Predicted 3D model of a 692-nucleotide part of an RNA (large-subunit ribosomal RNA, domain II) from a Candidatus Omnitrophota bacterium.
Rfam family: Bacterial large subunit ribosomal RNA.
Its mean pLDDT, the model's own confidence on a scale to 100, is 86.
[in-house]
Context: one part of a larger RNA
RNA sequence: UCCGGCGAGUUAAUGAAUGUGGCGAGGCUAAGCCCUUUAGGGGGCGGAGCCGUAGCGAAAGCGAGUCUGAAUAGGGCGUCUAGUCCCAUUCAUUACACCCGAAACUGAGUGAGCUUACCAUGGCCAGGAUGAAGCGAAGGUAAAACUUCGUGGAGGUCCGAACCGGUGUAUGUUGAAAAAUGCUCGGAUGAGCUGUGGUAAGGAGUGAAAGGCUAAUCAAACUCAGUAAUAGCUGGUUCUCCUCGAAACAUCUUUAGGGAUGGUCUGGUGAAGUAACCACGAGAGGUAGAGAACUCAAUGGGCUAGGGAACUUAACCGUUUACCGAACCCAAGGAAACUCCGAAUGCUUGUGGCGGUAUCACUGGAAUCAGUCCGUGAGGGAUAAGCUUCACGGUCGAGAGGGAAACAACCCAGAUCGCCAGCUAAGGUCCCAAAGUCAAAGCUAAGUGGUAAAGGAUGUAAGAAUACGUAGACAACCAGGAUGUUGGCUUAGAGGCAGCCACCAUUUAAAGAGUGCGUAACAGCUCACUGGUCAAGUGUUCUUGCGCCGAAAAUGAUCGGGGCUCAAGCUUUGCACCGAAGCUGCGGAUGUCGACUUUCUUCGGAACAGUCGGCGUGGUAGAGGAGCGUUCCCAGGGCACUGAAGCGGCAGCGAAAGCAGCCGUGGAGCGCUGGGAAGAGAUUAUGCCGGA
Numbered sequence: 001u002c003c004g005g006c007g008a009g010u011u012a013a014u015g016a017a018u019g020u021g022g023c024g025a026g027g028c029u030a031a032g033c034c035c036u037u038u039a040g041g042g043g044g045c046g047g048a049g050c051c052g053u054a055g056c057g058a059a060a061g062c063g064a065g066u067c068u069g070a071a072u073a074g075g076g077c078g079u080c081u082a083g084u085c086c087c088a089u090u091c092a093u094u095a096c097a098c099c100c101g102a103a104a105c106u107g108a109g110u111g112a113g114c115u116u117a118c119c120a121u122g123g124c125c126a127g128g129a130u131g132a133a134g135c136g137a138a139g140g141u142a143a144a145a146c147u148u149c150g151u152g153g154a155g156g157u158c159c160g161a162a163c164c165g166g167u168g169u170a171u172g173u174u175g176a177a178a179a180a181u182g183c184u185c186g187g188a189u190g191a192g193c194u195g196u197g198g199u200a201a202g203g204a205g206u207g208a209a210a211g212g213c214u215a216a217u218c219a220a221a222c223u224c225a226g227u228a229a230u231a232g233c234u235g236g237u238u239c240u241c242c243u244c245g246a247a248a249c250a251u252c253u254u255u256a257g258g259g260a261u262g263g264u265c266u267g268g269u270g271a272a273g274u275a276a277c278c279a280c281g282a283g284a285g286g287u288a289g290a291g292a293a294c295u296c297a298a299u300g301g302g303c304u305a306g307g308g309a310a311c312u313u314a315a316c317c318g319u320u321u322a323c324c325g326a327a328c329c330c331a332a333g334g335a336a337a338c339u340c341c342g343a344a345u346g347c348u349u350g351u352g353g354c355g356g357u358a359u360c361a362c363u364g365g366a367a368u369c370a371g372u373c374c375g376u377g378a379g380g381g382a383u384a385a386g387c388u389u390c391a392c393g394g395u396c397g398a399g400a401g402g403g404a405a406a407c408a409a410c411c412c413a414g415a416u417c418g419c420c421a422g423c424u425a426a427g428g429u430c431c432c433a434a435a436g437u438c439a440a441a442g443c444u445a446a447g448u449g450g451u452a453a454a455g456g457a458u459g460u461a462a463g464a465a466u467a468c469g470u471a472g473a474c475a476a477c478c479a480g481g482a483u484g485u486u487g488g489c490u491u492a493g494a495g496g497c498a499g500c501c502a503c504c505a506u507u508u509a510a511a512g513a514g515u516g517c518g519u520a521a522c523a524g525c526u527c528a529c530u531g532g533u534c535a536a537g538u539g540u541u542c543u544u545g546c547g548c549c550g551a552a553a554a555u556g557a558u559c560g561g562g563g564c565u566c567a568a569g570c571u572u573u574g575c576a577c578c579g580a581a582g583c584u585g586c587g588g589a590u591g592u593c594g595a596c597u598u599u600c601u602u603c604g605g606a607a608c609a610g611u612c613g614g615c616g617u618g619g620u621a622g623a624g625g626a627g628c629g630u631u632c633c634c635a636g637g638g639c640a641c642u643g644a645a646g647c648g649g650c651a652g653c654g655a656a657a658g659c660a661g662c663c664g665u666g667g668a669g670c671g672c673u674g675g676g677a678a679g680a681g682a683u684u685a686u687g688c689c690g691g692a
Stems, first nucleotide, its partner, number of pairs: 001692006011095009021085003026051003032045005055062002065077004098236002101233001105226006116200009125190001127159003130155001134151006163187003168183004202218001204214003239627006249262005263368002265365007274358001277353007289341001290339002295335002299331004306324002308321004371396001373394008401412003416588004421584003427578003430562003436575001438574006449564001455549002459546010476533005482506003487501003512527001516525002589617009598607003628681001630678007638670002646665005652659002
C1' cells in the first nucleotide's frame, strides 16, 4: 500500500416545541396488589400524588379582581375559558453522552542482576627508566656544617603490555552492533582496576555536580488502580433522491482559532394591497465641487508702526537706507479637523400607480463570528506591496459552461434531464482550430504590433503660423571679401583673431576695427557680406497620428505556436459568419401556484389520481421532505430436496438507494404484504484485528 471483517448521536430521567390519537372542565394514575387459557402477553384494582379549572400581593389577606396609594385617581399584573395523558420526532439539561487521542495528577505496590555511592571479604597490575630520605666510606672541621663516592629504593614519578578508558578521524547510519569496528590516543602502585555478598528508591535515593544515574525509560522510574481523568484542540463520523439555502458582521466576553445576544438561513402558524419599484409632493443634511466672508498656513507688490545699519549729536533730537518688517491695502492662490455657498446619489415621509407575499409578527431547528480578490471613495504606508483598515458594489467562497494559451477572484453567462436541431453573448473568423486570406479609407517599416520612464533625434503622415523667393530665394559652383590701419592700450611681440577699451570713417555691387582654423609675431586658409551661373521653392516655430533610441539576469528560444508587412499590425466604417450548459425548438422528470375532472366526506372540506396552464428546479455550512436496504419480533398469506439461503454468470426493470428473472453451483431453510423494534448502511480516524 492493497483485500476482508470490526469501527462513531446511544440509553435513562426531566423539560420545551411539533405531530397522530384518547378523554375533556377535567385529564392521568405511581408503587403495590389480584385474575389469566404460558407469558418477551392480556385484563382489572389501586386517586396516594401531579397538571389544569383564579388571580393579585413581600405578607396578613382580599378575590374577577388585586397591589401601590389619602383616593371611588392613575398605573402594574390579571379576568373575558382548554386542558391533560400515552406514543413518535427534534432540541435542551444531567449523566462518559457521537467515537478515538494527551502532556499530566493521586494512591498502592515492584525494582540497585543496568547504573550511582557506601560497607564487608577476596583477586589483579609483563618489562624497562629515574634514583628522595636514611646509612656507610673518604675528604673536611676544634667539633659541626659541608663536599664527593657508594649503598639504599621513595613517588596520586617517567616509558610501556595485561587491565581500565574513550582523544581525533574514517567506516557504519533499513548497521555485523538500538552506540560498534579500524587506525590513533589517555591512565597503567593509584582519589587504581575487579569478583562475590550486602545497604540506600520515586518528590525519594545516589551524585569529584553533567539535571547525571536509579534495568535500552528520568526536570521526577516502572506496574496496576482512580479512569471511559479532562481536552474551548486535531482527526474521523457509514444508503439514496427532492425543496430552500447562509455567514465569515455588530455588541459583550481573563475574550480574541471559544461562547452568548442580535443580524443573515430554514420548517410551521397567522396577518394587513405588506415589502420592493415608479411618478408627483414635503423634509433633514454640509459630502463632491466651489469659494475666501471666518480660522489657519502661505506668494508677489504697495504703504507703514517698530527694529537693524551708517552718518550726526555733550545729550535729547535728527538725516539716510539696494536690510528685516506687525497691522492695513491690492493681486493671485491652498486647507480632513476653514465655509459666505453647495449638488448628484442615498435617507425619512405623504398621495397615487404597479405589485399576490418578495413584507411583518409569533414559534421549532440551525450554521456563521479566520474571509478573498476586483472596481469605486478614503485612512495608514513611500498617492510601495498578491500590504493593511473601513465604506459602497460585484465575483469567488458555495458556481459548472464559453473567452482571457495555461489562470478561485477579470469579461460573457447562472448547469432539471435528453436531442447527430436553430439563434446569439464575451471573444473571434490565414493554418494548428469552428468562422472573411470580406469590403472601403488611411497609418506604421519599427516584426512596432508581441510589455517600461525622464530625456533625446533632419523617422514618417496630417494640420497651423511665420520669414525669404521669378525684382531669382535655399543649397552648390565661379569671383570678390578692400582702404585709413599694425585702431588705442597692454606687451618681449599683440598686425581682425592672449587680454582690456572703443567699435568710427572711407571706397564700394559688397566687405565686421572681424566667425573659426592658423603664426613667436606677421603671413596663409575661411566665414559674415556682395556679384554671377542655375532655376522653384526654401528656412524656422507650433499642434497632432504612428513609429526610433533610451532597454542588462541567470539551463533554449518564441506573439499560445507556425507564420504575418497596401498585413494575419494599428485607426475608422460596413456587411456576413463562428461561437456557451445563455435564449429558442421537440420530448421527458419534478417543486409550487391556479383551473377543471374523479374519489371520499362529519358537507366545512380533504385526498390521491388525471388533464391543461403559469412560474421554477447550480449549490458548501445548514433547515425541511420523501424513500431504498440490513437483523430481529407480531399478524396474514406463501415458496422450498420436482432444490431454500449463500456464491458465480447474463444484453431485464426503476429517477436513485436498489429490485426481479433465467442458468450454474450449493444442499436446508427462506421470501412477500401490513405493522413494530434496532448492536441498522464505511474508500479514509498515521483507526483495530487477520491476510497478501